[in-house]
RNA sequence: AGGCACAUAGCUCAGUGGUAGAGCAUCACCUUGACAUGGUGGUGGUCGGCAGUUCAAUCCUGCCUGUGCCUA
Numbered sequence: 001a002g003g004c005a006c007a008u009a010g011c012u013c014a015g016u017g018g019u020a021g022a023g024c025a026u027c028a029c030c031u032u033g034a035c036a037u038g039g040u041g042g043u044g045g046u047c048g049g050c051a052g053u054u055c056a057a058u059c060c061u062g063c064c065u066g067u068g069c070c071u072a
């Protein structure tokens, strides 16, 4: 320098055009003499950034940033 993949909740990850989800974590309550386990409910997201396409973008396109890998 060129190419490929990835970037979504505090963490690990789903979601491939039509209201953004799971597990763990966290908070409250129930259960206990107390703790743990278990049960119920809640909180938490500018979907890496800027543009473009579209009636509509986490999803498609371009550029940038970061991470990993390959080639030179």
Base pairs, nucleotide, nucleotide: 001071002070003069004068005067006066007065010024011023012022013021018055026042027041028040029039030038048064049063050062051061052060
Model confidence (mean pLDDT): 83 of 100. The RNA shown here (transfer RNA) has 72 nucleotides and comes from Desulfobulbus propionicus. Its Rfam family is "tRNA". Gene Ontology term of the family: triplet codon-amino acid adaptor activity. Rfam describes the family as follows. Transfer RNA (tRNA) molecules are approximately 80 nucleotides in length. It is annotated as a transfer RNA. Lineage of the source: Bacteria > Pseudomonadati > Thermodesulfobacteriota > Desulfobulbaceae > Desulfobulbus.